[in-house]
Context: one part of a larger RNA
RNA sequence: UUGGGCCUAAAGCAUCCGUAGCUUGCUAGAUAGUCCUCUGUUAAAUCCACCGAUUCAAUCGUUGGAUUGCGGGGGAUACUGUUUGGCUAGGGGACGGGAGAGGUCGACGGUAUUUCCGGGGUAGGGGUGAAAUCCUAUAAUCCCGGGAGGACCACCAGUGGCGAAGGCUGUCGACUAGAACGCGCCCGACGGUGAGGGAUGAAAGCUGGGGGAGCGAACCGGAUUAGAUACCCGGGUAGUCCCAGCUGUAAACGAUGCAGGCUAGGUGUUUGGGCGGCCACGAGCCGCCCUAGUGCCGCAGGGAAGCUGUUAAGCCUGCCGCCUGGGGAGUACGGCCGCAAGGCUGAAACUU
Numbered sequence: 001u002u003g004g005g006c007c008u009a010a011a012g013c014a015u016c017c018g019u020a021g022c023u024u025g026c027u028a029g030a031u032a033g034u035c036c037u038c039u040g041u042u043a044a045a046u047c048c049a050c051c052g053a054u055u056c057a058a059u060c061g062u063u064g065g066a067u068u069g070c071g072g073g074g075g076a077u078a079c080u081g082u083u084u085g086g087c088u089a090g091g092g093g094a095c096g097g098g099a100g101a102g103g104u105c106g107a108c109g110g111u112a113u114u115u116c117c118g119g120g121g122u123a124g125g126g127g128u129g130a131a132a133u134c135c136u137a138u139a140a141u142c143c144c145g146g147g148a149g150g151a152c153c154a155c156c157a158g159u160g161g162c163g164a165a166g167g168c169u170g171u172c173g174a175c176u177a178g179a180a181c182g183c184g185c186c187c188g189a190c191g192g193u194g195a196g197g198g199a200u201g202a203a204a205g206c207u208g209g210g211g212g213a214g215c216g217a218a219c220c221g222g223a224u225u226a227g228a229u230a231c232c233c234g235g236g237u238a239g240u241c242c243c244a245g246c247u248g249u250a251a252a253c254g255a256u257g258c259a260g261g262c263u264a265g266g267u268g269u270u271u272g273g274g275c276g277g278c279c280a281c282g283a284g285c286c287g288c289c290c291u292a293g294u295g296c297c298g299c300a301g302g303g304a305a306g307c308u309g310u311u312a313a314g315c316c317u318g319c320c321g322c323c324u325g326g327g328g329a330g331u332a333c334g335g336c337c338g339c340a341a342g343g344c345u346g347a348a349a350c351u352u
Base pairs, nucleotide, nucleotide: 004323005322006321007306008305012320014200015199016198017197021193022192023191025087026086027085028084029083030082031081032080033079034076035075036074037073038072039071040070041069047065048064049063051061052060053059090190091187092186093185095182096181102176103175104174105173106172107171108170109153110152114148115147116146117145118144119143120142124135125134161168162167205246206245207244208243209242210241214240215239219235220234221233222232257319258318259317260316261315262314265297266296267295268294269293270292272290273289274288275287276286277285278284301308302307325352326351327350334345335344336343337342
């Protein structure tokens, strides 16, 4: 519990796809809702008003009204629903030439570390603040040549690029996805969001099978220290790598949901296009403009401020998610999922 909020105070789901729902361009007609008017009905009593009766009143009577409704006739047509047509600015498709670490698979390569073999060579080498553990006369460290194996991909490299996010970087090839620009050819509102649901999802971890160079939780030593279950040093298993499956979480961050419209500029940079100039005529160089990204600064505005500011946190619209003092607690219980670890959902007592 609403006319409040969600970058940093509590609060945007990790990301996308999509069902129901909600919401939704321009235009003509039909129809319903909606509005106006006329009319029928709306029994009597009751109700309202005037007048009258009872000497007054309660009460009663005459007349008129009302009875918010329903039916029928006529009219209005802005808005909303349904339906029948039409349109092209949203959306989709086709075509064209470009950009990119987008993805999957395969092949090939490079430097370095380690190790092994051969040769040379001799007493130390490592390591640190200083040392020691450690390696080394079974010849180390160092130099040269060769082999093996695993991981990685210097320079180029850039607040550069691509991707929904996670993420993606040696070279080449095959297959494959998306976006931008140009064009204005085709379809003709097919759109937006999205409860449930589905898919993807770093690292660590788990299962089975491989692999194992370097690094390295745990662990073992050496130091340091009052101690040192650490920081430093020497070793070192799991893991890190590959294949198949699981897990489903992160400060999964822009701590900023998605889509559309509107609202000063300046300056970089990336992609595509147009125009002009130069030209060694090159897919070249320079300048201006358009488009889509990506940065910085900044007006108005916003904001508690920091800041933000056409990539909004400004002004509007649609839809979803979420918040409601701190602790207890992302705990307990239950449910669902998982091999497990655990994940998702998620309280209360009590306390302050």
Small-subunit ribosomal RNA, central domain from a metagenome, 352 nucleotides, folded computationally. The RNAcentral record of the full RNA draws on SILVA. Model confidence (mean pLDDT): 88 of 100.